[in-house]
RNA sequence: UAUCUUCGGGGUUUGGUGAAAUUCCAUACCGGCGGUUAUAGUCCGCGAACCGAAGCGCUUCGUCCUUGAAUCGCUUUGGCCGAUCAGGUGAAAUUCCUGUACCGACGGUAAAGUCCGGAUGUGAGAAGAUA
Numbered sequence: 001u002a003u004c005u006u007c008g009g010g011g012u013u014u015g016g017u018g019a020a021a022u023u024c025c026a027u028a029c030c031g032g033c034g035g036u037u038a039u040a041g042u043c044c045g046c047g048a049a050c051c052g053a054a055g056c057g058c059u060u061c062g063u064c065c066u067u068g069a070a071u072c073g074c075u076u077u078g079g080c081c082g083a084u085c086a087g088g089u090g091a092a093a094u095u096c097c098u099g100u101a102c103c104g105a106c107g108g109u110a111a112a113g114u115c116c117g118g119a120u121g122u123g124a125g126a127a128g129a130u131a
Base pairs, nucleotide, nucleotide: 001131002130003129004128005127006126007125014026015025016024028114029113030104031103032046033045034044035043041102042101050079051078052077053076054075055074056073057072059070060069061068085099086098087097088096106117107116108115
């Protein structure tokens, strides 16, 4: 370097209101991957999701019969993409300790980070085997 195999996301407790809420209110709980002088949900990047473009393929429809349109799938690519401070220790930490605060795609449903669904999916990447 190439091919292949395996792995690769956690979480609503206890109450309140209500006809109805694991969705509201109080409280509780959770934290993907790589990097970083030192261990990170909040630093720097990446991934999924979401919105689009191009190419290819399947199917369907239209048609002047060779092209046009739509759905879906695959590949490439563009966009979008949340949130922390203070003190302490130290050579070094927005990563540790103490305190305090904050964040979390889309569709469904009484308004959802935690339920159900796309998803037995995708995937940053990790480990291993062979040449």